[in-house]
Context: one part of a larger RNA
RNA sequence: GAGGGAUGACUCGGUUCGAAACGCCGAAGAAGGACGUGACAAGCAACGAAAUGCUCCGGCGAGUCGCACGUAGGCUUUGAACCGGAGAUGUCCGAAUGAGUCUUCUCUUUGAUGGGCCAGUCAUGGCCAGGGAACGCAGGGAAUUGAAGCGUCUUAGUACCUGUAGGAAACGAAACCAAUUGGGAUGCUGUGAGUAUCAGCGAGAAAAAGCAGCACAGUUCAAACUGAAUCCCCUGCAGUAAUGUGGGGGAGAUGUAGUGUAGCGGACUUUCCGUAGGGCCGUUUUCCUGAUCUGAAGUCUGCUGGAACGCAGCACAGAACAGGGUGAAAGUCCCGUAAGAGACUGGAGAACGGCCUGGGGAAGUAUCCCGAGUACUGCUCCUUGGAAAUGGAGCGGGAAGCUGGGGGGCAUUAACCUCCAAAACUAAAUACGUUUCGAAACCGAUAGCAAACGAGUACCGUGAGGGAACGUUGAAAAGCACCCCUAACCGGGAGUGCAAAGAACCUGAAAUCU
Numbered sequence: 001g002a003g004g005g006a007u008g009a010c011u012c013g014g015u016u017c018g019a020a021a022c023g024c025c026g027a028a029g030a031a032g033g034a035c036g037u038g039a040c041a042a043g044c045a046a047c048g049a050a051a052u053g054c055u056c057c058g059g060c061g062a063g064u065c066g067c068a069c070g071u072a073g074g075c076u077u078u079g080a081a082c083c084g085g086a087g088a089u090g091u092c093c094g095a096a097u098g099a100g101u102c103u104u105c106u107c108u109u110u111g112a113u114g115g116g117c118c119a120g121u122c123a124u125g126g127c128c129a130g131g132g133a134a135c136g137c138a139g140g141g142a143a144u145u146g147a148a149g150c151g152u153c154u155u156a157g158u159a160c161c162u163g164u165a166g167g168a169a170a171c172g173a174a175a176c177c178a179a180u181u182g183g184g185a186u187g188c189u190g191u192g193a194g195u196a197u198c199a200g201c202g203a204g205a206a207a208a209a210g211c212a213g214c215a216c217a218g219u220u221c222a223a224a225c226u227g228a229a230u231c232c233c234c235u236g237c238a239g240u241a242a243u244g245u246g247g248g249g250g251a252g253a254u255g256u257a258g259u260g261u262a263g264c265g266g267a268c269u270u271u272c273c274g275u276a277g278g279g280c281c282g283u284u285u286u287c288c289u290g291a292u293c294u295g296a297a298g299u300c301u302g303c304u305g306g307a308a309c310g311c312a313g314c315a316c317a318g319a320a321c322a323g324g325g326u327g328a329a330a331g332u333c334c335c336g337u338a339a340g341a342g343a344c345u346g347g348a349g350a351a352c353g354g355c356c357u358g359g360g361g362a363a364g365u366a367u368c369c370c371g372a373g374u375a376c377u378g379c380u381c382c383u384u385g386g387a388a389a390u391g392g393a394g395c396g397g398g399a400a401g402c403u404g405g406g407g408g409g410c411a412u413u414a415a416c417c418u419c420c421a422a423a424a425c426u427a428a429a430u431a432c433g434u435u436u437c438g439a440a441a442c443c444g445a446u447a448g449c450a451a452a453c454g455a456g457u458a459c460c461g462u463g464a465g466g467g468a469a470c471g472u473u474g475a476a477a478a479g480c481a482c483c484c485c486u487a488a489c490c491g492g493g494a495g496u497g498c499a500a501a502g503a504a505c506c507u508g509a510a511a512u513c514u
Stems, first nucleotide, its partner, number of pairs: 001513002008506001009472002013443002015440006022433002024131002032093003035048003039071002043067002045052001054087006063075003098107003115128005135166001136164005146153001150200001176183002187214005197205002218425003221371001225258002229256001230251009265369003268364006277357012292341003298314001299330001300313004315332002323335003376397007404420005459466002479505001482493003
């Protein structure tokens, strides 16, 4: 010196956490693709034969025609590009749906298919299908493994398959716990506790009450009694509307509607006080959301330097010294920041007015009511920490009726305590994160996501599937005019630049070569 690309510095990308908001899309054709669209156009991105875009409203205010810096040609203060909102267009495939199809294609030609479920006045109308990262619930359900072998057991109701839903789901207002005191739906967290308990009592498995927190919310039927007082469709009138009031048809006595719903019960009988509360509509208004807008104070003097943001000196602002950029390290240069303002859209309230609906208590206890193949129970299985005392299924047996029934970790009996099954709904606290924002004693290009680069790409595989590597000139291209050599790449001068840092481009280690 070459070669090589370690190291250092950097970061457009990741990782984790937090907060907030949001949380479904689809026959009005989705998700995902194919093929096209540019003056020149291979890729990515954007768009769809109206194709790098069209229309309208709002913002902005001088540039602009994506990444992408070229040539040519356009657009733009008659307001472009860009940003927010609303609309139009939106080829073909795809649930794919006129028929067909190995074919992102063919045929037919203006008529659009079929199936399932629901309603139906039988004319028809409505819903579903497919997709979705994780989270939910349900139906099925392994093995490797551990037991130092192995069969019960374990792994584990895990993985996986299937069904199905939502922005959450599920659970949920005691036939519950507790223990002689009492608590008062459910969910989640900490503790209780690796405890009680189960278990070839092996390996292992494994609660609950209670306590402390988060968040809090309660309701409706069936029945007794009343008996059409009810509801649906079409339609007239009044009203801005909620709603009121008529007409026609239908549902409905196999009961619409009212009442009523857990114990000091309800119905029923008698009686008292008196309009709380809830829902809907209209008007006005507040807040949140957020295109965007306003936003203080040095670019003063000297020095070094290629460049001042450095050093020295003198000033100024601050509800703003978060952060980033700018030719080195900037409160006062730029973008911002603090603090304010704010259209559209969407959301949440408040006040006033209107309309609709109607609340609470006492006494009595004659009578009536309170969920049936259910409760409970035998056998066989599954399940559970549930041991005789978890829950469930199949096959049998099978109640009571408030003077009733279930439970109180063996059975039975009594006392005591406690609750009321066999009907239904229910927000929040919780789980997840394809979104946004923020943060970090997280990583800094063999790290961090597989992916900082045209990455689920290139490439491999018939396929399921597997799956990389590749960041950095310079402040600015000022990317070396011109001359010499050469087939060319190089190279030598000259020039640019602080520096060749010369695109095989920051730094430039080692192996290796001369």
Background:
The part of an RNA shown here (large-subunit ribosomal RNA, domain I) has 514 nucleotides and comes from a bacterium. The prediction has a mean pLDDT of 80. The RNAcentral record of the full RNA draws on ENA.